[in-house]
Context: one part of a larger RNA
């Protein structure tokens, strides 16, 4: 000089894109994950319809729509958000390998769907408990649960035959499905089997921090066999044999840290770094476990254990913002408890739709970059003032002021989008943006600094005092270095300064 998720002082007119707790502390309050009546069964309130009683106020009881709620059931909830605390590790990054694997919803292609049952919530009833939540006994439905039958196939085993192998092919045993459901009649759904795409698991070659003032390290350690576990190979676990494994090309140990595309900076080589946005990984008060599922060892599931918090009738309860707003703390230091699902996308549905602090906007911060503006022309041998002065006079200076002119921007009024893909209707942002008009130079300039380096000088004041300073260094009576004024140069809605890389 350039940078920056900055931070402080001073100072401040607009706008447009961006980006804002770098400090894994605890947390009030709403809100972030629903959905689906075209699986099921109950059911309010409303509509239609039909009976029955009346004292004409109203009462009761079928049937059918609609369709609030809460229930079984199904998908989603493992995506999306959010944080870097651990983590030197196959964690990332490339490149391979998997004959050792898995993969809901999608697409393709084969084959099927018979026959039965048997409960349970929701409801009613009785009960405990303050509550949180429950107990007993009756009833009842499915696309929820289970049996049998069938088996194109698949799984297992047996045996021949292939292959280096767990691969492929014949055979003979054995086991193993479905909901023919729902429909608005068009569909959409079920099972099983291959095969696709897609997302993952595993394993591996190579690279990427600092320390030798860590030199030795190891007991499931290292390997065999045989076993259990998984989709899956494995010392992953175990039983039992051997005694082996890694290490100066750095083992084992301390420190530090998420990787990475990529960001600064630099002519490059290199050197730092890893905010925003994309990928991955990892966590989710701390540790631990599993269940459920195609897929989690699950942020807004569950169990135990702890530490904290909150209710309690003291007999038990309840939570978990490193989601989006927001608090209090901690800090130099980081925002709204906003608005809307109109757009993008995601879950759900045939679909109309619903849900979506994803996302789209708005708000506040000059926190970063861009862009505009604070006017423009003319105007004196030069007002006035300030400042200096050799007292002649210079300088602020065309600066003012004064004629002329113009309105960007700011004010006031009129109009008014696109984002909304056949027709109609739909816009949070928004009466925003833009675009006419009006009136008027009106509403908008600071800041560091002037001894060298580094562009800019004189007076006063101070007298190693006060006090500056990045280095050199200034200051003890004529200080361009301190202070203040004129005055200059330098940048500019900013300008210093302090952090930190190049």
């Nucleotide at each position: 000089g350039g940078a920056u998720g900055a931070a402080c002082g001073c100072u401040g007119g607009c706008g447009g894109c961006g980006u804002g707790c770098c400090u894994a502390c605890c947390c009030u309050u709403g809100c972030a994950a629903g959905u689906c009546g075209a699986a099921c069964g109950a059911g309010a309130a409303c509509c239609c319809u039909u009976g029955g009683a009346u004292u004409c106020g109203u009462c009761u009881g079928g049937g059918g729509g609609c369709c609030a709620u809460a229930g079984u059931g199904g998908c989603g909830a493992a995506c999306u958000g959010g944080u870097g605390a651990g983590u030197a590790a196959c964690a990332c990054g490339u490149g391979g390998g998997u004959g050792a694997c898995c993969u809901g919803c999608c697409c393709c292609g084969a084959a099927g769907a018979c026959g039965g049952g048997g409960a349970u919530a929701a409801c009613c009833g009785u009960u405990g408990g303050a509550a949180a939540c429950g107990a007993c006994g009756g009833c009842u439905a499915a696309u929820a649960c289970c049996c049998g039958a069938u088996a194109u196939a698949c799984u297992c085993g047996g045996u021949g035959a292939u292959u280096c192998g767990g691969u492929u092919c014949a055979u003979c045993g054995a086991g193993u499905a479905a909901a023919g459901g729902c429909u608005c009649c068009g569909g959409u759904g079920c099972u099983u089997c291959g095969g696709g795409a897609u997302g993952g698991g595993c394993c591996u070659g190579c690279g990427g921090c600092c320390u030798a003032u860590c030199a030795g390290c190891u007991a499931g350690u290292u390997g065999g066999u045989g076993g259990g576990g998984u989709a899956a190979u494995g010392g992953c676990c175990c039983a039992c044999c051997a005694a082996g494994g890694c290490g100066a090309a750095g083992a084992c140990g301390g420190g530090u840290a998420g990787g990475g595309g990529g960001c600064g900076u630099g002519a490059g080589a290199g050197c730092g770094c890893g905010g925003c946005c994309c990928c991955c990984c990892a966590c989710a008060c701390u540790g631990g476990c599993a269940c459920u599922g195609a897929g989690a060892u699950a942020c807004g599931g569950g169990c135990c254990a702890g530490a904290c918090u909150u209710c309690u009738a003291c007999g038990g309860a309840a939570g978990g913002c490193a989601g989006c707003a927001g608090u209090c703390g901690g800090g130099g230091a980081u925002a709204u408890u906003g608005c809307a699902c109109a757009a993008u996308c995601g879950g759900c549905g045939a679909a109309a739709g619903c849900c979506g602090g994803a996302u789209g906007c708005a708000g506040c911060g000059a926190c970063g970059c861009c862009g505009c503006g604070u006017g423009g022309g003319c105007g004196a041998u030069g007002a006035a003032g300030g400042c200096c002065u050799u007292c002649g006079g210079g300088u602020u200076g065309u600066a003012a002021a004064g004629c002329c002119c113009u309105u960007u921007u700011a004010u006031g009024g009129g109009g008014g989008a696109a984002g909304a893909g056949a027709c109609a209707a739909g816009g949070a942002c928004g009466g925003u943006a833009c675009c006419c008009c009006a009136a008027g130079a009106a509403u908008a300039a600071g800041c560091g600094u002037c001894g060298g380096c580094u562009a800019a000088c004189u007076a006063c004041g101070u007298g190693c005092c006060a006090g500056c300073a990045g280095c050199c260094g200034c200051g003890g009576u004529a200080a361009a270095a301190c202070g203040u004024a004129g005055g200059g140069g330098a940048c500019a809605a900013g300008c210093g300064u302090u952090a930190u890389c190049c």
Molecule: small-subunit ribosomal RNA, 5' domain
Organism: uncultured Chloroflexota bacterium